Background
This is a predicted structure of a 72-nucleotide RNA (transfer RNA) from Paenibacillus physcomitrellae. The same sequence occurs in records of 9 taxa. The sequence is in RNAcentral, with records from ENA, Ensembl Fungi, GtRNAdb and Rfam. Its mean pLDDT, the model's own confidence on a scale to 100, is 81. Its Rfam family is "tRNA". By type it is a transfer RNA. NCBI's taxonomy places the organism under Bacteria, Bacillati, Bacilli, Paenibacillaceae, Paenibacillus.
RNA sequence: GGAUUAGUGGUCAAGUGGUACGACAUAGCUCUUUCAAUGCUAAAAUCGCGGGUUCGAAUCCCGCCUAGUCUA
Numbered sequence: 001g002g003a004u005u006a007g008u009g010g011u012c013a014a015g016u017g018g019u020a021c022g023a024c025a026u027a028g029c030u031c032u033u034u035c036a037a038u039g040c041u042a043a044a045a046u047c048g049c050g051g052g053u054u055c056g057a058a059u060c061c062c063g064c065c066u067a068g069u070c071u072a
Stems, first nucleotide, its partner, number of pairs: 001071007010024003018055001026042004048064005
């Protein structure tokens, strides 16, 4: 240099065009003499950045950034 995969709450992670599922963690309540565990509730991501297509984009297209793999 070329090819290819990935980037989504604090962490992990699902989602192939109709406005983001879940787990852990966190906070509150419940329970307990207390803590932990259990149960209930809540907050937290406009999806790496920019642009395009579309009535509508995390999703499709282009460019860029970061990381990994293969190749020269």